Transfer RNA from a Gammaproteobacteria bacterium, 73 nucleotides, folded computationally. The prediction has a mean pLDDT of 81.
[in-house]
């Protein structure tokens, strides 16, 4: 300088060959208990590095950029 690959809830990680946000854990309520812990039930939470464009719609497709890593010179 050239190429690739990852960026999705507080952490890990899905989801895809076909565009229309999932899940463990933590985190909160209760319920159990003398109290905490586990156990059960239940609720909260993210619009996807970022900035455009396509589409009723976009994390998914295109295109700039930035961050790590990795290859080459």
């Nucleotide at each position: 300088u050239g190429g690739a690959a990852u960026g999705u809830a507080g952490c890990u990680u899905a989801a895809c060959a076909a565009g229309g946000a999932a899940a463990g854990c933590a985190c909160c309520u209760g319920u159990c208990u003398g109290a905490u812990a586990c156990a059960c039930a239940g609720g909260a939470g993210a619009g996807a590095g970022u900035a455009g464009g396509u589409u009723c719609a976009a994390g998914u497709c295109c295109u700039g950029u930035c961050a790590u890593u990795c290859c080459a010179a």